[in-house]
């Protein structure tokens, strides 16, 4: 150097161009309870960066960065 995957909420991870970006976990308020924990309800939180293709991009394309594997 070159060849493949991958980057989405603190984490862990889904996501056919097209409904409010879903799920588990974790954090917060509250009900519960003598109190904790476990259980109910709710709420906050996210698309790696820059173009471009499209009426419409997390998602399709060119460049970048980062991370894994892999080959000499």
């Nucleotide at each position: 150097g070159c060849c493949a995957g991958g980057g989405u909420g603190g984490u862990g991870u889904a996501g056919u161009g097209g409904u409010u970006a879903g799920c588990a976990u974790a954090u917060c308020u509250g009900c519960c309870g003598a109190g904790c924990a476990a259980g109910c309800a709710g709420g906050a939180g996210a698309c790696c960066c820059a173009g471009g293709u499209u009426c419409g991009a997390g998602u399709c394309c060119c460049g970048g960065c980062c991370u894994u594997g892999g080959u000499a």
Background:
A computed fold for a 72-nucleotide RNA from Schistocerca nitens, annotated as transfer RNA. Its Rfam family is "tRNA". It is annotated as a transfer RNA. Rfam links the family to the GO term triplet codon-amino acid adaptor activity. The source organism's lineage runs through Eukaryota, Ecdysozoa, Insecta, Neoptera and Schistocerca.